[in-house]
Molecule: transfer RNA
Organism: Mollicutes bacterium
RNA sequence: GUCUCGUUAGCUCAGUUGGUAGAGCAGCUGACUCUUAAUCAGCGGGUCGGGGGUUCGAAUCCCUUACGGGACACCA
Numbered sequence: 001g002u003c004u005c006g007u008u009a010g011c012u013c014a015g016u017u018g019g020u021a022g023a024g025c026a027g028c029u030g031a032c033u034c035u036u037a038a039u040c041a042g043c044g045g046g047u048c049g050g051g052g053g054u055u056c057g058a059a060u061c062c063c064u065u066a067c068g069g070g071a072c073a074c075c076a
Stems, first nucleotide, its partner, number of pairs: 001072007010025004019056001027043005049065005
């Protein structure tokens, strides 16, 4: 330098054909319990790495850019 995969909640990850974002764990509240843990019920939390475009509508398609992983190439 080229190609490729990834970036979504505090963490690990889903998200189909573009139709308006979810799970588990963690956190908080309550129930239960002598108390804690466990268990059960509920709640909050993300404008989807940044910017731009297409579209009635974008996490999803296009362009650009940042960061990380991998492959290949180049160089003395």